[in-house]
Molecule: transfer RNA
Organism: Vicugna pacos
RNA sequence: GAGGGUGUGGCUCAGUGGUAGAGCACAUGCCUAGCAUGCAUGAGGUCCUGGGUUCAAUCCUCAGUACCUUUC
Numbered sequence: 001g002a003g004g005g006u007g008u009g010g011c012u013c014a015g016u017g018g019u020a021g022a023g024c025a026c027a028u029g030c031c032u033a034g035c036a037u038g039c040a041u042g043a044g045g046u047c048c049u050g051g052g053u054u055c056a057a058u059c060c061u062c063a064g065u066a067c068c069u070u071u072c
Base pairs, nucleotide, nucleotide: 001071002070003069004068005067006066007065010024011023012022013021018055026042027041028040029039030038048064049063050062051061052060
């Protein structure tokens, strides 16, 4: 330099055009003498950035960017 892949809560990942979810972690409450486990509730997201298409985009498309990978 060329090809491919991945960017979504703190972490790991779902989500194939119609209000964005789970597990773990976190906070509060219950439980306990206390801790852990368990149960319930809650908070936490400009869906990597900027355009385009569309009534409507995490999703389709173009460019950029970070990382991973193959190859020269």